The RNA shown here (Glycine riboswitch aptamer) has 93 nucleotides and comes from an uncultured Rhizobiaceae group bacterium.
RNA sequence: GAGCGGCCAGCGGGAGAGCGCGGUUCAAUGAAAAGCCGCCGCCGAAGGUGAAAAUACCCAUAAUCUCUCAGGCAAAAGGACCGCUGGCCGUUU
Numbered sequence: 001g002a003g004c005g006g007c008c009a010g011c012g013g014g015a016g017a018g019c020g021c022g023g024u025u026c027a028a029u030g031a032a033a034a035g036c037c038g039c040c041g042c043c044g045a046a047g048g049u050g051a052a053a054a055u056a057c058c059c060a061u062a063a064u065c066u067c068u069c070a071g072g073c074a075a076a077a078g079g080a081c082c083g084c085u086g087g088c089c090g091u092u093u
Stems, first nucleotide, its partner, number of pairs: 001093013018040001020039006041073003047069001048067001050065001054061002
């Protein structure tokens, strides 16, 4: 110097599901949105759970599977994962 792996940061991409109904609060002529309460219907890709595919071999680890606790269901925010760049660490040459 180069390859591979891990962690962190920046940039880009990134799905699904009611802008649900009723009441209440704020201010402008009014509506919508947001907060709170109640009622259902849904989603899975923060996190989490597991009776769990798979790995491992008797210690366990654990998925994009499972559950839907949390979170989410116009926009915004968030978002597993992927790509590029940079830094650090380990390893091979």